A computed fold for an 83-nucleotide RNA from a bovine gut metagenome, annotated as Glycine riboswitch aptamer. Its mean pLDDT, the model's own confidence on a scale to 100, is 77.

RNA sequence: GAUCAGGAGAGACCGCGCGGACAUGCGCCUCGCGCGGCGCCGAAGGGGCAAAUGAUAUAAACUCUCAGGCAAAAGGACUGAUC
Numbered sequence: 001g002a003u004c005a006g007g008a009g010a011g012a013c014c015g016c017g018c019g020g021a022c023a024u025g026c027g028c029c030u031c032g033c034g035c036g037g038c039g040c041c042g043a044a045g046g047g048g049c050a051a052a053u054g055a056u057a058u059a060a061a062c063u064c065u066c067a068g069g070c071a072a073a074a075g076g077a078c079u080g081a082u083c
Base pairs, nucleotide, nucleotide: 001083002082003081004080005079006078011038013037014036015035016034017033018032019031020030039070040069041068045066046064047063048062052058053057
């Protein structure tokens, strides 16, 4: 590196708009997308620092939450097996 298996946390939140579906029509409900608001998570990536080292510096499972994420699916640090 490849394949297989395991793999946590936190809103299926609220408002507005557009479209679909339903419908004679409108609205509600529901689905998708976009924008905004409040709350939250820490395990892609990224930043900071502790320890360690003589030091530039490297840098944790700590910390920040820029990015990402908060039903399922997907993703997922990391772990195990095989090659």